[in-house]
Context: one part of a larger RNA
Molecule: small-subunit ribosomal RNA, 3' minor domain
Organism: soil metagenome
RNA sequence: CACCGCCCGUCACACCACGAAAGAGGGUUAUGCCCGAAGUCGGUGCGCCAACCGUAAGGAGGCAGCCGCCUAAGGUGGAACUCUUGAUUGGGGUGAAGUCGUAACAAGGUAGCCGUACCGGAAGGUGUGGCUGGAUCACCUCCUU
Numbered sequence: 001c002a003c004c005g006c007c008c009g010u011c012a013c014a015c016c017a018c019g020a021a022a023g024a025g026g027g028u029u030a031u032g033c034c035c036g037a038a039g040u041c042g043g044u045g046c047g048c049c050a051a052c053c054g055u056a057a058g059g060a061g062g063c064a065g066c067c068g069c070c071u072a073a074g075g076u077g078g079a080a081c082u083c084u085u086g087a088u089u090g091g092g093g094u095g096a097a098g099u100c101g102u103a104a105c106a107a108g109g110u111a112g113c114c115g116u117a118c119c120g121g122a123a124g125g126u127g128u129g130g131c132u133g134g135a136u137c138a139c140c141u142c143c144u145u
Stems, first nucleotide, its partner, number of pairs: 003108001005105001008101002011098001013095004018090003023085007031077004039070001041068004047063003052059002111132009
């Protein structure tokens, strides 16, 4: 400036991302228990043995075997964190010309707004307390003429 204006919310349709969700499927991290290969070490060593000592018997020393500790992998249980998926569900965003009303903006036709409670298709309505970022009227104080 504009009122043949501006503007609010539900509903309907389409698309987008984000949550919630009985559950389902993985990953990582430690952790309890079971089992325990190979190997070092320790114990035992009634079986065995060429070098050393010894004439020999044997000794010293060593080995197999057996036992124990440590322990990789494996099995199993309950956790923590995290990822994907999930019927259904929640609000949010976007969208030339959809539906219903008309809440706000002028005193917007019940002034508006804030807190709170109840109610209602939706914007909202009502009660109660507060604010003026309301108009009008009356009085007071002041300013200009």